[in-house]
RNA sequence: CGCUGCUCAGAGCAAACCCGUCGAAAGACGGUGACGCAGAGUUACGGGACUAAGGCGCCACCAGGCGCUAUGUCUGCCGGGCCGCCAGC
Numbered sequence: 001c002g003c004u005g006c007u008c009a010g011a012g013c014a015a016a017c018c019c020g021u022c023g024a025a026a027g028a029c030g031g032u033g034a035c036g037c038a039g040a041g042u043u044a045c046g047g048g049a050c051u052a053a054g055g056c057g058c059c060a061c062c063a064g065g066c067g068c069u070a071u072g073u074c075u076g077c078c079g080g081g082c083c084g085c086c087a088g089c
Stems, first nucleotide, its partner, number of pairs: 002089004012037002018031005035076001041082003045079003048074003054069006
């Protein structure tokens, strides 16, 4: 330096549920809690997924409803970029 994660060490992260806060929602953050994770560190770059406030269109006498749409969100869906622990070969 490369490959691999069978074995070792010291650490690290924290799903679901529940509570609180924020948000239109998806979801995020904090607490609790561990299902799991060798990148479950980081980055919305490619694909994918979620939501639809606003916008546009349609329906409706009204109230309202339906469809489309990301500028919102997910890196613990997959791939790529950047950085990185230990061990083995």
A computed fold for an 89-nucleotide RNA from a Nitrospirota bacterium, annotated as c-di-GMP-I riboswitch aptamer. Model confidence (mean pLDDT): 87 of 100. The organism belongs to Nitrospirota, within Bacteria.